[in-house]
Context: one part of a larger RNA
RNA sequence: GGAUGAACGCUAGCGGCAGGCUUAACACAUGCAAGUCGAGGGGCAGCAGGCGGUAGCAAUACUGUGCUGGCGACCGGCGCACGGGUGCGUAACGCGUAUGCAACCUACCCACUACAGGGGGAUAACGGAGGGAAACUUCCACUAAUAUCCCAUGGUGUUGUUUUCCCGCAUGGGGAGACAACUAAAGCUUCGGUGGUAGUGGAUGGGCAUGCGUGACAUUAGGUAGUUGGCGGGGCAACGGCCCACCAAGCCGACGAUGUCUAGGGGAGCUGAGAGGCUUAUCCCCCACACUGGUACUGAGACACGGACCAGACUCCUACGGGAGGCAGCAGUGAGGAAUAUUGGUCAAUGGGCGAUAGCCUGAACCAGCCAAGUCGCGUGCGGGAUGAAGGCCCUCCGGGUCGUAAACCGCUUUAGCCGGGGAGUAACGUGCGGGACGCGUCCCGCAGUGAGAGUACCCGGAGAAUAAGCAUCGGCUAACUCCGUGCCAGCAGCCGCGGUAAUACGGAGGAUGCGAGCGUUAUCC
Repeated sequence: GGAUGAACGCUAGCGGCAGGCUUAACACAUGCAAGUCGAGGGGCAGCAGGCGGUAGCAAUACUGUGCUGGCGACCGGCGCACGGGUGCGUAACGCGUAUGCAACCUACCCACUACAGGGGGAUAACGGAGGGAAACUUCCACUAAUAUCCCAUGGUGUUGUUUUCCCGCAUGGGGAGACAACUAAAGCUUCGGUGGUAGUGGAUGGGCAUGCGUGACAUUAGGUAGUUGGCGGGGCAACGGCCCACCAAGCCGACGAUGUCUAGGGGAGCUGAGAGGCUUAUCCCCCACACUGGUACUGAGACACGGACCAGACUCCUACGGGAGGCAGCAGUGAGGAAUAUUGGUCAAUGGGCGAUAGCCUGAACCAGCCAAGUCGCGUGCGGGAUGAAGGCCCUCCGGGUCGUAAACCGCUUUAGCCGGGGAGUAACGUGCGGGACGCGUCCCGCAGUGAGAGUACCCGGAGAAUAAGCAUCGGCUAACUCCGUGCCAGCAGCCGCGGUAAUACGGAGGAUGCGAGCGUUAUCC
């Protein structure tokens, strides 16, 4: 000198863009953050309508009825493994890079092929009867399905035996054929469709393995028994001591094993001429974690942040018998700390889940609020104006110098702000209406309609210099000097050093210098 997720002091006009718990992975009140489908199902708690009954002249009230729209709870499907957060752990195939899988999986999506015949038994809800303070739960009886089971059919599917051809990279891989065994399915519909089953291929996403790279300490030198390898098995989507029985005695290590400490890694960022050094906030990719530890279940996918079970610590409720909870989601609270924001708005756009759609959900996202915490831009006026006014300060003091064209005064302008008026883009689609094309459920055209932010940005007009400058420094390094006060005192200080009676170094004043809505200080890095 540059830099920062900064903090502190003094000061502070506006806007654009980005940023905002670096500390206690400390504890959390409250609300929200993952639902959706009635075009799978039985139904009808609530709402609306229809129909019927009773009372009433009527309005209406009460009541019956799933008949209709729709729909709480329930069964079922898909999603909840994404998105969002944090950096505890991890020095590791965790990450980066480059390869391999002849050792693997992949829901939804795309292409192609084939198929969907028949039957059965349950169960939730509802109803009845209980238990419990509650959380919840027990028994009896009934019923449905795209829930579930059985049989059939069946293939390029799986398993076993076998024939043959081709290929390779060692184990081996691929194609064609024969025999045997095993295993499928589901309907709904507004009749247009949409879904179901099996298989092959693709796409996407993952899993595994390997080469190389990836902290500190040798004041850590030996470490290791599932340890290293083999054979056989189990398990897995798959390979593998991953696990197990048996056998052998190996395996790693000064090219740093093992141990201890520290740490998520990378793209990137800062600095530097570069080499390098330092950092890992925001954004993107990967990993790990979800009160602490462990375990599996479901599922295409989890060993699952807002799922389950067990143990533990903590908090809460309790009728003392027993229960409930997990903000490292968004806000917010307490605590810690030098220190870090609103218990805001909207699904309008983008994206996601479900759904045939309409749509519903979405603290993802988009916006708004707070903060000079950063960066960029703008403004605080411009021109003229010398009796160089008054006043302050200084000097060699009847006088001069300086603040200083600075002010006054004259003329002009109006950015930002204020007042008045207009007023976006973001909107395209889906949807409705009209028209058209063809492959007849898809596309095209026109009109209508859809905006949280927001009456915001922006534009036009109006008045008026009006509403807007500070901070640090002035001995040398280092740009900028005099006076007064103080008298080794009070104090300053980054280093050298100033101060003991003329201090350009302390304190004040005048002046000057630097930067400027900021300026200094502190901390850290180069």
The part of an RNA shown here (small-subunit ribosomal RNA, 5' domain) has 526 nucleotides and comes from an uncultured rumen bacterium. Rfam family: Bacterial small subunit ribosomal RNA. Gene Ontology terms of the family: ribosome and structural constituent of ribosome.